[in-house]
Lysine riboswitch aptamer from uncultured Parvimonas sp., 159 nucleotides, folded computationally.
The same sequence occurs in records of 2 taxa.
The coordinates come from a structure-prediction model, not an experiment, and the mean pLDDT is 77.
The model forms 98% of the base pairs in the Rfam consensus.
The sequence is in RNAcentral, with records from MGnify.
RNA sequence: GAUAGAGGAGCGAAACUUAUCAGUAGCUGAUUAAAUGGAUUAAAGCGUCCACAGUGAAAGGAAUUUUCGCCGAAGUGUAUGGCUUGCUUUAGGGUCAUAUUGCUGGGCGUUCACAGAAUAUGUGUUCGACUGUCACGAUUUUUAUUGUGUUGGGCUAUC
Numbered sequence: 001g002a003u004a005g006a007g008g009a010g011c012g013a014a015a016c017u018u019a020u021c022a023g024u025a026g027c028u029g030a031u032u033a034a035a036u037g038g039a040u041u042a043a044a045g046c047g048u049c050c051a052c053a054g055u056g057a058a059a060g061g062a063a064u065u066u067u068c069g070c071c072g073a074a075g076u077g078u079a080u081g082g083c084u085u086g087c088u089u090u091a092g093g094g095u096c097a098u099a100u101u102g103c104u105g106g107g108c109g110u111u112c113a114c115a116g117a118a119u120a121u122g123u124g125u126u127c128g129a130c131u132g133u134c135a136c137g138a139u140u141u142u143u144a145u146u147g148u149g150u151u152g153g154g155c156u157a158u159c
Base pairs, nucleotide, nucleotide: 001159002158003157004156005155008071010070011069012068013067014066015065017063018062026055027054028053029052037050038049039048040047041091042090043089044088045087046086074104075103076102077100078099079098080097081096082095083094084093085092105131106130108128109127112124113123114122115121132151134149135148136147137146138145139144
């Protein structure tokens, strides 16, 4: 360097179903009262909407199951660009793409922050134990057990 392979509550994607979003938005009818108000990410300007009655969603996010692709799987940071967040400007958010010898072995629980309609969930982070890998040490006839440390640019097998 090439090929194959392992970690396990392993990773990603798609489809179906379900709940949530929400009795919300919208639509229809009625109404002129609250309002020198409130909502619309923040600021300025412009615009739109609002009590009541009827009707009544969707997207994004999530879970179960199945299938497919996989084991830097993948996630995330940063930079640049596109789209979007009622319109314009600035800032911020969401999302997609590209670049990157930035970071992360893996999942679980937990703390805080951010995203989110959310108490769901996700991402990062703090702490905790568990687990994979290899190195060194101890015990052990062997198998194996155990302590400390390392980390995927790793490990195992073959060439």